The RNA shown here (Guanidine-I riboswitch aptamer) has 100 nucleotides. The sequence was found by an Rfam model in a public genome assembly. It matches the Rfam family "Guanidine-I riboswitch aptamer". From the family's description: This family represents a conserved RNA structure found upstream of the ykkC and yxkD genes in Bacillus subtilis and related genes in other bacteria. Its family is annotated with regulation of gene expression in the Gene Ontology. The coordinates come from a structure-prediction model, not an experiment, and the mean pLDDT is 83.
[in-house]
RNA sequence: CAAAUGGGUAUCUAGGGUUCCGACUACAAAGAUGUAGUGUCUGGACCGAGAGUUACCAACCUCACCUGAGGUCACACGGAGGGAUAAAAGCCCGGGAGAA
Numbered sequence: 001c002a003a004a005u006g007g008g009u010a011u012c013u014a015g016g017g018u019u020c021c022g023a024c025u026a027c028a029a030a031g032a033u034g035u036a037g038u039g040u041c042u043g044g045a046c047c048g049a050g051a052g053u054u055a056c057c058a059a060c061c062u063c064a065c066c067u068g069a070g071g072u073c074a075c076a077c078g079g080a081g082g083g084a085u086a087a088a089a090g091c092c093c094g095g096g097a098g099a100a
Base pairs, nucleotide, nucleotide: 007057008056009055010054012052015047016046020044021043022041023038024037025036026035027034028033059072060071061070062069063068064067075095077098081093082092083091
């Protein structure tokens, strides 16, 4: 130190809200508890990155030669608006428009 491709799945994180659980507040109740509200509750659980992490698969390249060995997996500024779910988001539209 040659060459060539650049897709998928899972995982965790940044981030995100409030269906469920918990927390808190009010009211009712003898009480167990129930109802309503608060995410301007650090939580459990949940959603979660093209441009974050890790792993695997796929893909690609080279060598041997029919199934093995080695290697690559790079780069990446970016709205507004809309959509899903209970809801929101770095989710999806979207490596889109645009910029360069």